Description
Predicted 3D model of a 149-nucleotide RNA (glmS glucosamine-6-phosphate activated ribozyme aptamer) from Fundicoccus ignavus. RNAcentral holds the sequence, with entries from Rfam. It matches the Rfam family "glmS glucosamine-6-phosphate activated ribozyme aptamer". Rfam describes the family as follows. This entry contains a glucosamine-6-phosphate activated ribozyme that is found in the mRNA for GlmS. GlmS is an enzyme that uses fructose-6-phosphate and glutamine to generate glucosamine-6-phosphate. The ribozyme catalyses self cleavage of the glmS mRNA that is thought to regulate GlmS activity. Taxonomically the source falls in Fundicoccus (Bacteria, Bacillota, Bacilli, Aerococcaceae). The prediction has a mean pLDDT of 75.
RNA sequence: UAAAACAGGAUAGCGCCAGACCUUAAAAAUUUAAGGUGACGAGGAUUGGGUUUAUCGAAAGUUCGGCGGGUGACCCAAGGUUGUGCAGUCUACAGACAGUGUUAAAAACCAUAUGCGAGUAUGAAACAAAGACACUGACAGCACCUAAA
Numbered sequence: 001u002a003a004a005a006c007a008g009g010a011u012a013g014c015g016c017c018a019g020a021c022c023u024u025a026a027a028a029a030u031u032u033a034a035g036g037u038g039a040c041g042a043g044g045a046u047u048g049g050g051u052u053u054a055u056c057g058a059a060a061g062u063u064c065g066g067c068g069g070g071u072g073a074c075c076c077a078a079g080g081u082u083g084u085g086c087a088g089u090c091u092a093c094a095g096a097c098a099g100u101g102u103u104a105a106a107a108a109c110c111a112u113a114u115g116c117g118a119g120u121a122u123g124a125a126a127c128a129a130a131g132a133c134a135c136u137g138a139c140a141g142c143a144c145c146u147a148a149a
Stems, first nucleotide, its partner, number of pairs: 014068004019064001020037007040057003047077006078091004083144004095139001097137007110123005
C1' cells in the first nucleotide's frame, strides 16, 4: 500500500449504464482510444399476501433513455372507529370535512480549489409545495339494546 474477514454507521430522486449528448488525443476524416454527464431537496414503513409506469414542489428542464431496487397507491385478510352489529372511513397519535397556527429546503446562481478539458469537490446566503402535528368548528347512515346515549 492492497486484499480479505469482523464490528459499527449512513444512504431509496437510491444504485448502475453498452443508448444519447459532451470533452481530449490521434489521424486512415468520421473512425479508434481514454474520459465526463446521466435526479435538487422536503416527505414517506401496522402485520401477512397480491397487483402496479410510486408523493410534493424547486430548477440551466439530458432531472432524456434503459436496468435494478424502493417506505407510495389499490385489493383481500387483520385491526381502530359515538353501547353492539353492518355500512362508511381510516392504519397503531388508526371517522371524514373546513379554518387557524406550528414545522419545512437543497441544488441552480455566486465564490474558492482542482482538472488540458467536458466537469468535480467544498463554502456562504435566499426562495417552495405536499405532508405531519396542535387547536377550533360543526357533521357522521341502517338496525338493535337502553331511562337516555